Background
This is a predicted structure of a 349-nucleotide part of an RNA (small-subunit ribosomal RNA, central domain) from a metagenome. Model confidence (mean pLDDT): 86 of 100.

Context: one part of a larger RNA
RNA sequence: CUGGGCGUAAAGCGCUUGUAGCGGUUAUGUAAGUUGGGCGUGAAACCUCUGGGCUUAACCCAGAGCAUGCGCACAAUACUGCAUGACUAGAGGGUGUCAGAGGAAAACGGGAUUCCCGGUGUAGUAGUGAAAUGCGUAGAUAUCGGGAGGAACAUCAGUGGCGAAGGCGGUUUUCUGGGACAUUACUGACGCUGAGAAGCGACAGCUAGGGGAGCAAACAGGAUUAGAAACCCUGGUAGUCCUAGCCGUAAACGAUGGAUGCUAGGCGUUGGCAGACUCAAUCCUGUCCGCGCCGAAGUUAACACGAUAAGCAUCCCGCCUGGGAAGUACGACCGCAAGGUUAAAACUC
Numbered sequence: 001c002u003g004g005g006c007g008u009a010a011a012g013c014g015c016u017u018g019u020a021g022c023g024g025u026u027a028u029g030u031a032a033g034u035u036g037g038g039c040g041u042g043a044a045a046c047c048u049c050u051g052g053g054c055u056u057a058a059c060c061c062a063g064a065g066c067a068u069g070c071g072c073a074c075a076a077u078a079c080u081g082c083a084u085g086a087c088u089a090g091a092g093g094g095u096g097u098c099a100g101a102g103g104a105a106a107a108c109g110g111g112a113u114u115c116c117c118g119g120u121g122u123a124g125u126a127g128u129g130a131a132a133u134g135c136g137u138a139g140a141u142a143u144c145g146g147g148a149g150g151a152a153c154a155u156c157a158g159u160g161g162c163g164a165a166g167g168c169g170g171u172u173u174u175c176u177g178g179g180a181c182a183u184u185a186c187u188g189a190c191g192c193u194g195a196g197a198a199g200c201g202a203c204a205g206c207u208a209g210g211g212g213a214g215c216a217a218a219c220a221g222g223a224u225u226a227g228a229a230a231c232c233c234u235g236g237u238a239g240u241c242c243u244a245g246c247c248g249u250a251a252a253c254g255a256u257g258g259a260u261g262c263u264a265g266g267c268g269u270u271g272g273c274a275g276a277c278u279c280a281a282u283c284c285u286g287u288c289c290g291c292g293c294c295g296a297a298g299u300u301a302a303c304a305c306g307a308u309a310a311g312c313a314u315c316c317c318g319c320c321u322g323g324g325a326a327g328u329a330c331g332a333c334c335g336c337a338a339g340g341u342u343a344a345a346a347c348u349c
Stems, first nucleotide, its partner, number of pairs: 003321004007303002012317001014200004021192002024087007032080002034076003038072004047065007090190001091187002093184006102176007109153001114148007124135002161168002205246006214240002219235004257316006265294005271288005298305002322349003331342004
């Protein structure tokens, strides 16, 4: 290499959109791929076989084979291609409903923490395993009234919902994406995947300008301890928040790529539709899209998975190939930087 694999042993790109690749049913034509025999060519030598010549052999000579290929015309038409039509089961669309923390912007709300002002009031308060640092007679803590400001939205809340993923949770308005169900006169394969590429992408971090209540790396102090550059306590700055830009990584996880079809069931549930019984709600039955639990066959090294497959198949992509050195060095590209992406070898076991 092939092969075999990728939930946990090495291995699914963090996610999406998109060129090559692959692609539903049917008719006719064509005959490029494909198939058939034929003809031409496929130099000689070499090689194989047969025969012959040197006393034999090596060697040499002759004949046949081989020469898997290419070309030409003829023929075949299942499949692929191409062309022209047709179809509706894929895909899209129309109509009518529906659910939703899907996204962006603006406005508003209540509770709590902190701070400020004023009243009442007096000696503690805070904190811990126990303490101390801290705060407090310059009047704290507590309590009442008023005010400021920032951040987050208790209950509802749910193996609930939405989103491609990251993620999204107070209320209202505006703009906007996607999905489900029912029905269908429409379009007529318009589809699937996707090397490169492009876009999105938690937290932390970076640049500039704002903001700063609480929390809190760093830092300081108090404890603990043999020590304590920790755990605990008192403080506390970046940061956390907003705007614009960058970064491009995560156990970015279901550690499980996407699409399609097929393969026993049982229980529950979000959203829709239909039916039955009903005045109606509830309830019941069926069904579709989701979300869960258990489980047959099957799979699996086992654990487990089991129509939301890790079962049975097809198509396309990505990735793995003993451990360490190493996701490192060098180079290249990207970045303001931090660093990221790509990615070895010597050596060693």